[in-house]
RNA sequence: ACCAGACGCUUGGGGUGUCCGCGCGAUUGGCCGGGCUGAGAAAAACCCAUCGAACCUGAACCAGGUCAUGCUGGCGGAGGAAAGCGAGUUACGGGACAG
Numbered sequence: 001a002c003c004a005g006a007c008g009c010u011u012g013g014g015g016u017g018u019c020c021g022c023g024c025g026a027u028u029g030g031c032c033g034g035g036c037u038g039a040g041a042a043a044a045a046c047c048c049a050u051c052g053a054a055c056c057u058g059a060a061c062c063a064g065g066u067c068a069u070g071c072u073g074g075c076g077g078a079g080g081a082a083a084g085c086g087a088g089u090u091a092c093g094g095g096a097c098a099g
Base pairs, nucleotide, nucleotide: 002094003093007086008085009084010083011049012048013047014046016043017036018035019034020033021032023031024030055080056079057078061074062073063072064071
């Protein structure tokens, strides 16, 4: 350049694992406390809403790594997945190209 993203309101979608405890209570498990990663591991919080990797399926998946775990990467130019309005004005967002 270009896009109409960012923002606000309302509405909606989503995940909550793993390890330890001379705690409770029970005997596969639950509650409580703590550790790890992360935005978030039940917080009335966090994230996401079609320019959709929030999240789900594949998956009791594959490689690496860890005390352990979707912890990291792959899978993934795979499939699915929840929207309307508003103000403002070239700016808060993204961004080809050039320096």
Overview:
This is a predicted structure of a 99-nucleotide RNA (TPP riboswitch aptamer (THI element)) from an Alphaproteobacteria bacterium. The sequence was found by an Rfam model in a public genome assembly. NCBI's taxonomy places the organism under Bacteria, Pseudomonadati, Pseudomonadota, Alphaproteobacteria. Its mean pLDDT, the model's own confidence on a scale to 100, is 75.